[in-house]
RNA sequence: CGACGACAACGGCACCCCCGUCGCGAGGCGGGUCCGCACAGCCAGGGGCCUUCUGCGGAAGGCGGCCCAGCCACCGAA
Numbered sequence: 001c002g003a004c005g006a007c008a009a010c011g012g013c014a015c016c017c018c019c020g021u022c023g024c025g026a027g028g029c030g031g032g033u034c035c036g037c038a039c040a041g042c043c044a045g046g047g048g049c050c051u052u053c054u055g056c057g058g059a060a061g062g063c064g065g066c067c068c069a070g071c072c073a074c075c076g077a078a
Base pairs, nucleotide, nucleotide: 004076005075012037013036017032018031019030020029021028022027035065041071042070045068046067047066048063049062050061051060052059053058
């Protein structure tokens, strides 16, 4: 340095549900909670799923905790 990932260390994130708030909605944000995660960090480029509208051709959106591609990164047992 690469690969790999432990009943290791220091830390990190936060599903569902509840409360508040924004949105027609999918959902977003904040707080509580803690199912899980070695990138559950970033990214909507490809696929997938979802929402609204529709003249059914499509249009505008959402999800990065669904997969792939790209970028960045902590630790060190076997």